[in-house]
RNA sequence: GGUAGAGGCGCGCCGUCGAUGAGUAGCCGGGAGGAGGCCGAAAGCCAGAGAACCCCGGGGAAAGGCGCCGGCGCCGAAGCGGCGGGAUCGAACCCGCCGCUGGGCCCGCAUCGAACAGGUGCGGGACUGUCCUUUCAGCAUUGCCGGGCUGAAAGGGAGCGCUAUU
Numbered sequence: 001g002g003u004a005g006a007g008g009c010g011c012g013c014c015g016u017c018g019a020u021g022a023g024u025a026g027c028c029g030g031g032a033g034g035a036g037g038c039c040g041a042a043a044g045c046c047a048g049a050g051a052a053c054c055c056c057g058g059g060g061a062a063a064g065g066c067g068c069c070g071g072c073g074c075c076g077a078a079g080c081g082g083c084g085g086g087a088u089c090g091a092a093c094c095c096g097c098c099g100c101u102g103g104g105c106c107c108g109c110a111u112c113g114a115a116c117a118g119g120u121g122c123g124g125g126a127c128u129g130u131c132c133u134u135u136c137a138g139c140a141u142u143g144c145c146g147g148g149c150u151g152a153a154a155g156g157g158a159g160c161g162c163u164a165u166u
Stems, first nucleotide, its partner, number of pairs: 001166005008075001010074006017067002027058005036046003040089001078101009102128002105125008130157010
């Protein structure tokens, strides 16, 4: 270097359903109002035959985000941030490079978010997998040491890791 594999409230994608979004937006009728609105830009459209905002009534969504279940792909799985490129008026979106994060959970703060949901970042906590170091215990071997296997405790490292095999 290749191949295979492990971690577990493990990761991602898709679909059904559900809640939230929301009695909101938009629509219709009426009242009031009296010149703007769509719209950040351009073009265009709507508007004194009555714009915005507001009130009443009728009827009334969706997306993003989330959860259950099912399916699929996986174990840098993947997520986030920055930069560049593509597409686009711009953004969402897609691609590449760089950086950070072993993994999930809980708490606090900040931020995104409609949100007491959830995501992300930072800080803290215990847990967990793995390896290293030290010590201890057990097992096997041995004349003794060293070395081997298993387990425990403490400290430490990071996935560019770890295990097996070639």
Lysine riboswitch aptamer from uncultured Pygmaiobacter sp., 166 nucleotides, folded computationally.
Rfam family: Lysine riboswitch aptamer. Its family is annotated with lysine biosynthetic process in the Gene Ontology.
Model confidence (mean pLDDT): 76 of 100.
The RNAcentral record of the sequence draws on MGnify.
Taxonomically the source falls in Pygmaiobacter (Bacteria, Bacillati, Clostridia, Oscillospiraceae).